RNA sequence: GGGUGCGUAGGCUAGUGGUAGACUACCUGGCUCCAGCCCAGGAGAUGGGAGUUCGAUUCUCUCCGCGCCCA
Numbered sequence: 001g002g003g004u005g006c007g008u009a010g011g012c013u014a015g016u017g018g019u020a021g022a023c024u025a026c027c028u029g030g031c032u033c034c035a036g037c038c039c040a041g042g043a044g045a046u047g048g049g050a051g052u053u054c055g056a057u058u059c060u061c062u063c064c065g066c067g068c069c070c071a
Base pairs, nucleotide, nucleotide: 001070002069003068004067005066006065007064010024011023013021018054026042027041028040029039030038047063048062049061050060051059
């Protein structure tokens, strides 16, 4: 330089056009002499910008970051 894939909570991950879900971690309460385990509840996320659309995490373009292949 050319090609290709990926980017969603602190971490890991699901979601191929119609209310963003789970696990773990975290917080609160219960339980316990205390803590842990366990039980109940809670908060937390779509990499930036533009386009298409009534509607975009999803489709298109671009930028940024990361990985792989070729040279």
Molecule: transfer RNA
Organism: Candidatus Pacearchaeota archaeon